The RNA shown here (small-subunit ribosomal RNA) has 1501 nucleotides and comes from an uncultured prokaryote. It matches the Rfam family "Bacterial small subunit ribosomal RNA". The RNAcentral record of the sequence draws on ENA.
RNA sequence: GAGUUUGAUCCUGGCUCAGAUUGAACGCUGGCUGCAUGCUUAACACAUGCAAGUCGAACGGUAACAGCAGAGCUUGCUCUGGCUGACGAGUGGCGGACGGGGGAGGAAAUGCAUAGGAAUCUACCCUGGAGCGGGGGACAACCUGGUGAAAACCAGGCUAAUACCGCAUACGACCUACGGGUGAAAGUGGGGGACCUUCGGGCCUCACACUCUAGGAUGAGCCUAUGUCAGAUUAGCUAGUUGGUAGGGUAAAGGCCUACCAAGGCGACGAUCUGUAGCUGGUUUGAGAGAAUGAUCAGCCACACUGGGACUGAGACACGGCCCAGACUCCUACGGGAGGCAGCAGUGGGGAAUAUUGCACAAUGGGCGCAAGCCUGAUGCAGCCAUACCGCGUGUGUGAAGAAGGGUCGAGGGUCGUAAAGCACUGUAAGCAGGGAGGAAGGCCUAAUGGUUAAUAGCCCUUAGGAUUGACGUUACCUGCAGAAUAAGCACCGGCUAACUCCGUGCCAGCAGCCGCGGUAAUACGGAGGGUGCAAGCGUUAAUCGGAAUUACUGGGCGUAAAGCGCGCGUAGGCGGUAUUGUAAGUGGGAUGUGAAAGCCCCGGGCUCAACCUGGGAACAGCAUUCCAAACUGCAAAACUAGAGUAUGGUAGAGGGAAGUGGAAUUUCAGGUGUAGCGGUGAAAUGCGUAGAGAUCUGAAGGAACACCAGUGGCGAAGGCGACUUCCUGGACCAAUACUGACGCUGAGGUGCGAAAGCGUGGGGAGCAAACAGGAUUAGAUACCCUGGUAGUCCACGCCGUAAACGAUGUCAACUAGCCGUUGGAGAUCUUAGUAUCUUUAGUGGCGAAGCUAACGCGAUAAGUUGACCGCCUGGGGAGUACGGUCGCAAGAUUAAAACUCAAAUGAAUUGACGGGGGCCCGCACAAGCGGUGGAGCAUGUGGUUUAAUUCGAAGCAACGCGAAGAACCUUACCAAGUCUUGACAUCCACAGAACUUUUGAGAGAUCGUUUGGUGCUGCCUGGAACUGAGUGACAGGUGCUGCAUGGCUGUCGUCAGCUCGUGUCGUGAGAUGUUGGGUUAAGUCCCGUAACGAGCGCAACCCUUAUCCCUAGUUGCCAGCACGUAAUGGUGGGAACUCUAGGGAGACUGCCGGUGACAAACCGGAGGCAGGUGGGGAUGACGUCAAGUCAUCAUGGCCCUUAUGGGUGCUACACACGACGUGCUACAAUGGCCGGUACAGAGGGCUGCAAACCUGCGAGGGGGAGCGAAUCUCACAAAACCGGUCGUAGUCCGGAUUGGAGUCUGCAACUCGACUCCAUGAAGUCGGAAUCGCUAGUAAUCGCAGAUCAGAAUGCUGCGGUGAAUACGUUCCCGGGCCUUGUACACACCGCCCGUCACACCAUGGGAGUUGGUUGUACCAGAAGUCGCUAGUCUAACCUUUGGGAGGACGCUUACCACGGUAUGGUUCAUGACUGGGGUGAAGUCGUAACAAGGUAACC
Repeated sequence: GAGUUUGAUCCUGGCUCAGAUUGAACGCUGGCUGCAUGCUUAACACAUGCAAGUCGAACGGUAACAGCAGAGCUUGCUCUGGCUGACGAGUGGCGGACGGGGGAGGAAAUGCAUAGGAAUCUACCCUGGAGCGGGGGACAACCUGGUGAAAACCAGGCUAAUACCGCAUACGACCUACGGGUGAAAGUGGGGGACCUUCGGGCCUCACACUCUAGGAUGAGCCUAUGUCAGAUUAGCUAGUUGGUAGGGUAAAGGCCUACCAAGGCGACGAUCUGUAGCUGGUUUGAGAGAAUGAUCAGCCACACUGGGACUGAGACACGGCCCAGACUCCUACGGGAGGCAGCAGUGGGGAAUAUUGCACAAUGGGCGCAAGCCUGAUGCAGCCAUACCGCGUGUGUGAAGAAGGGUCGAGGGUCGUAAAGCACUGUAAGCAGGGAGGAAGGCCUAAUGGUUAAUAGCCCUUAGGAUUGACGUUACCUGCAGAAUAAGCACCGGCUAACUCCGUGCCAGCAGCCGCGGUAAUACGGAGGGUGCAAGCGUUAAUCGGAAUUACUGGGCGUAAAGCGCGCGUAGGCGGUAUUGUAAGUGGGAUGUGAAAGCCCCGGGCUCAACCUGGGAACAGCAUUCCAAACUGCAAAACUAGAGUAUGGUAGAGGGAAGUGGAAUUUCAGGUGUAGCGGUGAAAUGCGUAGAGAUCUGAAGGAACACCAGUGGCGAAGGCGACUUCCUGGACCAAUACUGACGCUGAGGUGCGAAAGCGUGGGGAGCAAACAGGAUUAGAUACCCUGGUAGUCCACGCCGUAAACGAUGUCAACUAGCCGUUGGAGAUCUUAGUAUCUUUAGUGGCGAAGCUAACGCGAUAAGUUGACCGCCUGGGGAGUACGGUCGCAAGAUUAAAACUCAAAUGAAUUGACGGGGGCCCGCACAAGCGGUGGAGCAUGUGGUUUAAUUCGAAGCAACGCGAAGAACCUUACCAAGUCUUGACAUCCACAGAACUUUUGAGAGAUCGUUUGGUGCUGCCUGGAACUGAGUGACAGGUGCUGCAUGGCUGUCGUCAGCUCGUGUCGUGAGAUGUUGGGUUAAGUCCCGUAACGAGCGCAACCCUUAUCCCUAGUUGCCAGCACGUAAUGGUGGGAACUCUAGGGAGACUGCCGGUGACAAACCGGAGGCAGGUGGGGAUGACGUCAAGUCAUCAUGGCCCUUAUGGGUGCUACACACGACGUGCUACAAUGGCCGGUACAGAGGGCUGCAAACCUGCGAGGGGGAGCGAAUCUCACAAAACCGGUCGUAGUCCGGAUUGGAGUCUGCAACUCGACUCCAUGAAGUCGGAAUCGCUAGUAAUCGCAGAUCAGAAUGCUGCGGUGAAUACGUUCCCGGGCCUUGUACACACCGCCCGUCACACCAUGGGAGUUGGUUGUACCAGAAGUCGCUAGUCUAACCUUUGGGAGGACGCUUACCACGGUAUGGUUCAUGACUGGGGUGAAGUCGUAACAAGGUAACC
C1' cells in the first nucleotide's frame, strides 16, 4: 500500500496478501565452472580402522630387521659377536591440561559482555646475577620358581641412570622473637694444542641439559560495578545466615572452614520460588528505533556413558589417565575380567531431512628430538548433494508461400508466427588431442667470509654452487580439431496480481493465502490452445522480521467504538512559585585509554567478470579516567509573597448526628345510625356481607411517610438529604485588613465512606409487598390483570461492598468571543427610591464563535490549547468463566487465564422497508343502505381419488364459467395395438414416369396388391418447368426440457401521484437540498415562502363517445303542410320543416356576482345555461416491484431424441360413486305463479348464409322458396310493464331436479357423449351458521334482445336497450394507498431478525474416588572410593645414633565429610481416570417466542 464487516458511507478493529531471509524439507525438472555450507531430531547405542606420541645426544640392554666380522661345515645353510645402522619391551625425561568435538545437564549468575581492581601462580621462552663440589642406597627390565581360562599377579635373586636420598657451599631467596635460622644441582654429546693418566679418561672448549634467584613475556586463578528472558495465580526469604575476633586452609583475598561473640543481611528499584535458556562478536529484518536469532568463522564458559572422588603435574579434579558406585554391552573354564566415537570416516536407530569406512603430511601449525626425522582424521586436498551465492551456455543473422498442423471463429478471418523449414554464419561450455605455470620457503652436501675458541677442529650466522622435496594433478591456463551439433523447465492467468478463450463436469468431482468459486452456457474445478512471470531452476510447506502507528521511546488511545477505580483521605514515589550565593550529582564541551580479529561500510588490489579472497581506512552511539563551563534540574545556605493556610466580621442552605413535638391520610378495634349489597375488571370471578358488610357519625389504638410550599432551586466528596422545635457538629461563600512563608498538586499499596437487595441478634409491624394460595386470561400461562398474603420494607447493633454507583466524561492548575436565565453574597448609580439598572464574585442552567470530533456532538461547568500525577484498553466468542490466592456466617465479592472457535464483532451517520409509533389525507375501506354468496337442486372450473391414459399449463389478492370465442370423429398434445424410416412438410443431387383417373381383392384401417383411361405445357427436339414414384446423403421433424438463459405480449400494486435529472449549494462521505414548510387540489394541481434555479417522465389537456344548439346533405331513413290512394300501412306524387342518419361548427373558461382566504392559489353560495366546477363514459398505465405468467400463440440461445421423444392409421379415452372449494343458473313464492288480452327498444348478424308469405305438426320441426351481399329483405313476436281472470299460504296451480316413454334437428356417426320438443313423473328446497361479496345514479336491482366461437352443442363471455331505487351522520375502528415525522439489532427488508432448554454427532476444557511418573523440602538411616585428622597394631633401604634405638615412611584400625541407596512425611508439576459440569461447532430436529417497533407487560443494571 491492497483485499475483507455495510443496501451504500465514514470510523474503530481484527484477519489476510504483496517484500526480504533460511544449515531448510517436499513436488516437477535438470547442461557446465567457481566459491561456501551440509544430523537443527536420539548428549540414542555403537562393529571395524585410524585420531598422541617422541627422545639411544638420559639408562641398563639386544626380542625383531639390515649390514659387518668370525666359526662350523652338507657353498648355502647354521651358529657366535651389540661390532655398526638401528631398536620390541623396560627405567627415565618432555608431551598426553594443546589441538579436535558436540551444547546435555547444570547454570538467570561461582556464567557472559563492558569497564576497573589487588591478595597470587606461571613448565617450555627471553634478559640479567650466582652456581653445577663430594657421596650413598635401591627398583624395573632380565633370570628362577609359583598361581590363573584370561586379564593379570606373587615370591626370591642380579643391575644402570639426567630415577631416588643425604652431605658441602648460599650472591640473590624464605622464616624470624631481629639474637639468628632454613634451603640446590646432573649430566650427555662434538672437537682438541700443551700437561696428567689406571689409557676408560682427566683437563680445555663448544652445544644442549641442570640448580638457585631477579625481571619480562605468555597463560591462568580471584574480587568489584553496570548490563543480561518470562511468571506476583511465587511476598516475604535467610542460622554459616550478616558482621567481628582468633585459628586453620589455599598459589592467593574471603564464612572458604572451625570455635566464640553480636543479631544482623536481602526484598515492591521485585528478594525467595517456578519455568525456560549456553553467553558474546555477530546474523536476519527494519527508514530508524526496535524485533527475532546465536548454524558455519572467532572469543569465553560448561561437558566427555550416569554420579562421586582424589592422584600426578607448572597447569586437570583430566574426551582417547586412575579409583569407587550405577545402568548397559561383550568375553568367561562361572571363580572372574573388559569397554565408553559429543575425535575422523562409518553402522543401526530416530527423523521431512544432512555426505567418503578417500589421498597426503607437499604447504600452514602442533608434540618430541642437537638434528636428520618420527607422529599429527589439526590441517591441506579430493569425492557426494542445484543446499545457498556468483558467472556462462542451450546458438546468431536472414527468411511470408504468412506452409503444414494445433486451437479459435461472426466461416470472411484472426492466432501460435520469423516461430519452423530453407539460406548464410559463429564455435563459449561439454568432447578429443597437444603444450603447461604457481602454490617450494626450506632442509641436505660442498666451498668461502665473519663470530666463538688456545685452535685453521667443531659449532653458529651470511653468501655461492650442487643434487633434491607437490597430496591436489589427466591442476589452472594456452593452442589445435570437428560439427548446431550434447544442453529448458516450473509456476501462474476471478480480484488483490502481470496474464483469456474453448471443451468436459453440473453444490458432483474438486479448488482456496483472504474475499470466495462449482446447483447445464464456470476467464475460479479438470484438460487443451494461447498468454504472463521467473529461469537450471521453478513452485509448495515450515520459520523470522517487515508491512503492523496492531503495545505507539521515536509513534496510539479511554462521552457513545475496547478503555476513568463508586467517592474521599493519605504513605512511598513522581512533579513543583519568585530572587540571590555556593557546589558540581545530572547536563554541555575537550583530551586520554579501551571498545580482539573476522563481519557491515568506504577507497584500492588479485582471480578474464562476479561471487570469493586480500591491503588500508572509517565505524563500533558504550565504558572508564581527567580537565573546563555553570544557563537549566538537583543539593546546601539564607530571603520573598502572587500558590496554600490562619485570624476578624457577616450570609445562605432537605449537609450530618441526637432528643422531643405535630397534623392529614390508610388500617384495625369499640359504639351509634342503617339495609343489601360491597369490592374488583377489558369483562368477570375468587374475596367481604342478613352472625348486618359497604356507607355515615363518635371515640380509641398503632405504625410508617411528611401533601401544598417545590423551582434544569439549595446542600454534600460520592452514595444521598424534604413536617416542626431544641442541642451538638462539618463544609462552602462574601468583604476588608493583619499574620505564617511554598507549608503545594497527584497519589501504587493502605485506609475510611459507600443506594437497593441480602445476612446475624433483638425489637417493631399501619400501608405496601418477593415467595406462596386462590380467581381470571390463554392452546398452555409456573406471567402480565384481580383477591389475599409471609419474609422484607421501620428501629438498634454488627456484616456485606456491589449498581446503567452515569455527565457512561479521574483529580489539580493556567489560558481562550459573546448572548440570555436562575441561586447566594458584596459594591456603585438613579428620574418611580421599587428594589430598578450597572459592576463584581461563588454556584447552577440554555444557546453559540474559534477550535476539536468518525460523526453525533462538546464549546470558560470543554470533549478547545497546555502542564503535573494516577487508573485503564489492545478483534468477537469462550469469560468476568475455570483453577489458585485473599475477604465473607452465607449469598457471594475481588484478583483472573487457557484450550478451542469465527472473519468478523462494534460506533456514528445515510437511504429504504417495517411498527399491535405519531400527525395529515384519500379510496364502496368502514359506516348508512340495496341486493347477494355461504344452506337446496343443477351447470361449470379446480383439488383429491381412480385409471393403461384420465395430455399440458394457471396457484393468496393478481389460479379455479382461467388458456378453451364452444373435446361425439377431427381438434388431441395422452394411452393401447398394429405400422413407416430422407420420412406427413422444405431445399439440393441423380433415375424413372405427365399429372391425374376408373375397377376390384385382403385388412380394423394405415397399407399391400390388381385394373381402366390418359401422354399434357414450353422448346435451338440433347432438354427444361410443375407434379408423381422409388433411391442416396446432407438434412427434415419434436405441443421434448429450461419462462431461473431470452425477445415479444400480459397481470398486479394503480389511473395511486408519484419517479428522476442538469447546474449550484451543504456534508470527509453514503447522501441531502430541489421534492421539505404554510395553504389548496382529484392530482408533485396551483399559490406563497425558501440555497436553490430550471428541466424531463407521469397528472391535466389534446383523441373517441354521449348530453344541447346551429350549418350542410336528404336514400334504403323521415312525413309537418299540400295532393292521390288503401280495410290498413310514407303505399304514391311531392316536401327538406321535424325525427334520424353523418360530416362540419358552437358551447363550459371558476368567465360573471357575493362571501371566505394572506391584496395569492383556491374554496363556498348564486345567476345565466342543454350542461358548472376533470358534465357522464371510454381509450390512455411514469420510474419500478413480484427471478409474477407464458418455450403449449409466435420467435429464440443452450441441451436432449433421430428405425424415435419424429410420421401417418384405426380404435379407445379426457370419466366418476364419494366428499372439499370457487364461480354461476333456477328457486323456495302472492311486489308471485298460471291463463287471456294490449304496448314500447337499442345494438347487431346474414350467400357453405338470413330466410318471408303460404301449407303441415300440440310442439321441436318439416315442406316451401318471394326477398336480401342488406337504414330497402330477413333473423324478429322484445320481455318486464299495463288490463282482466284465477290461485289464498299449502311443500301448494310454488319449485322444477330425477326418471320412464315418444319424437325433432345437426352431422359419415348422437351408445359411451349433443341440443331441443311432447306426454308422464314431481326430489331437495319454506330465505340459509360462522363468515363473506358487489354497488353512490340512469348506478344497484330487475327484464328481455343481439353477437363472436360454431355442422350441432351456453346458466359462460362480449355488447344492447327497457323499468328504475335506497343511503352516505361521519373518518373512531377493519383493509389498501400517499406525504411528513419517530424508533429499529430489519436490507432476501416483519412471510424480517432472533433467544434459551431438550434430543443427536464431534471437539477442546473444568471437577473427580484415585492411579503412574518427574522434581523438590524436612527429619532420619546408611556410608563405597577418597582426602584431612587421629592412632602406634604390623612392617620398614638411604639420614642420625650412645648401635639400644630414633627421625621418617608404608600398610592397617578409626573420627569427620560425602555419592549411590533406603525410611517417613510434605510441596509442586506432567499424564491418566468410572462418572460428572458447563462451553464450542454442526443438518431443514422438538418446545415455546425472551429481545429488536411502544416487539405487543418499555428495555436495561